A computed fold for a 71-nucleotide RNA from Crella elegans, annotated as transfer RNA. Taxonomically the source falls in Crella (Eukaryota, Opisthokonta, Porifera, Poecilosclerida). It matches the Rfam family "tRNA". The family's RNA type in Rfam is transfer RNA.

[in-house]
RNA sequence: AAGGAAUUAGGUUAAUGGUAAACCAGGGGCCUUCAAAGUCUUAAAUAGGGGUUCAAUUCCGCUAUUCUUUG
Numbered sequence: 001a002a003g004g005a006a007u008u009a010g011g012u013u014a015a016u017g018g019u020a021a022a023c024c025a026g027g028g029g030c031c032u033u034c035a036a037a038g039u040c041u042u043a044a045a046u047a048g049g050g051g052u053u054c055a056a057u058u059c060c061g062c063u064a065u066u067c068u069u070u071g
Base pairs, nucleotide, nucleotide: 001070002069003068004067005066006065007064010024011023012022013021018054026042027041028040029039030038047063048062050060051059
């Protein structure tokens, strides 16, 4: 310098155009003499702008970050 891939909740992963799901972690109850474990409940996210579409995490393009291939 050119090419490719990834970016979703505090963390780890789902969701191949139709109301973003779960596990762990966090908050609050129940249980317990007190804890742990268990159980119920709850908050929290699509990297950022733009485009296509009735509708975008998903398709297109740009930017940012990370990884990677060639030289």